[in-house]
Formats: sequence, structure tokens, C1' cells
RNA sequence: GCGGAUGUAGUGUAGUCUGGUUAUCACUCAGGCUUGCCAAGCCUGAAACUCGGGUUCAAAUCCCGACGUCCGCACCA
Repeated sequence: GCGGAUGUAGUGUAGUCUGGUUAUCACUCAGGCUUGCCAAGCCUGAAACUCGGGUUCAAAUCCCGACGUCCGCACCA
């Protein structure tokens, strides 16, 4: 340099194909209930769509570009 995959709370992850109301779940964190205490369990809350542009009434989702990560190939030595 070329090609492919991938990017969502602090971590992991569903949702993307087929656009639609307040973005899923678990761990985590905070508060509460329960308990003699702790743990476990239950309830409530906090926290996310890599960036920019386009299409659309509406974009995590479709299109274009950039960036990061991973894999393969090529080049140089």
C1' cells in the first nucleotide's frame, strides 16, 4: 500500500439484515428493603451507540469519508 472483519455505559453484550416512541441484559457503582451481622435475594437509580457528512418526517441501523483495533496479502531489508 491492497483486501476483509470490527467499534454500543467502567467491563462484556443484544439490537444493525428488514430505519420507528423513554437503546437490551449481566457484572459494576449509589441508595433502600430484608437479616442479629455479613453474604445471597428483592426494589429503585447512575452510566453508552468512535468521529464527520449525506438520505429521510425519523438513523445504533441505510450511503460516503476519516480514525482506532484485529486478521490476511503485498512491498522493502